The prediction has a mean pLDDT of 82.
The RNA shown here (transfer RNA) has 72 nucleotides and comes from Christensenella sp. UBA1259.
Lineage of the source: Bacteria > Bacillati > Christensenellales > Christensenellaceae > Christensenella.
Rfam family: tRNA. Rfam describes the family as follows. Transfer RNA (tRNA) molecules are approximately 80 nucleotides in length. By type it is a transfer RNA. The literature on the family includes a 1993 paper in Trends Biochem Sci by Hou, "The tertiary structure of tRNA and the development of the genetic code".
The sequence was found in a public genome assembly.
RNA sequence: GGCCUCAUGGUCAAGCGGUUAAGACGCUGCCCUCUCAAGGCAGAAUCCGGAGUUCGAGUCUCCGUGGGGCUA
Numbered sequence: 001g002g003c004c005u006c007a008u009g010g011u012c013a014a015g016c017g018g019u020u021a022a023g024a025c026g027c028u029g030c031c032c033u034c035u036c037a038a039g040g041c042a043g044a045a046u047c048c049g050g051a052g053u054u055c056g057a058g059u060c061u062c063c064g065u066g067g068g069g070c071u072a
Base pairs, nucleotide, nucleotide: 001071002070003069004068005067006066007065010025011024012023018055027043028042029041030040031039048064049063050062051061052060
């Protein structure tokens, strides 16, 4: 240099064009308890940046940035 791949709450992670963007751990509040832990209930918190396609994009395309891999 070329090619492939990944990027979603604090962490892990689902999602293959239409919804309110799942779930787990963690966090916060309440319940329970003599207290803590465990358990139960509720809540906050997310789409790497830009452009394009589309009535509609986390999802498709292009460019960029960053991580990983293959190759010369």